This is a predicted structure of a 72-nucleotide RNA (transfer RNA) from Vicugna pacos. The source organism's lineage runs through Eukaryota, Tetrapoda, Amniota, Eutheria and Vicugna. The coordinates come from a structure-prediction model, not an experiment, and the mean pLDDT is 82. It matches the Rfam family "tRNA". Rfam links the family to the GO term triplet codon-amino acid adaptor activity. By type it is a transfer RNA.
RNA sequence: GAGGAUAUGGCUCAGUGGUAGAGUGCAUGCCUAGCAUGCGUGAGGUUCUGGGUUCAAUCCCCAGUAUCACCA
Numbered sequence: 001g002a003g004g005a006u007a008u009g010g011c012u013c014a015g016u017g018g019u020a021g022a023g024u025g026c027a028u029g030c031c032u033a034g035c036a037u038g039c040g041u042g043a044g045g046u047u048c049u050g051g052g053u054u055c056a057a058u059c060c061c062c063a064g065u066a067u068c069a070c071c072a
Stems, first nucleotide, its partner, number of pairs: 001071001004068004010024004018055001026042005048064005
């Protein structure tokens, strides 16, 4: 320098245009003499940024930023 992939709760990741979920972690309740395990409940998200298309965008298009590997 060229082409490409990825960006979604604290962390790891789903989500085929129609109100955004799981596991784990955190708080809390039950259980126990107590702990662990187990069973529930709850909080936590400007879906990387800015535009565009659309009645409607995490999803499609454009540009940018960051990261990753690869080619030279």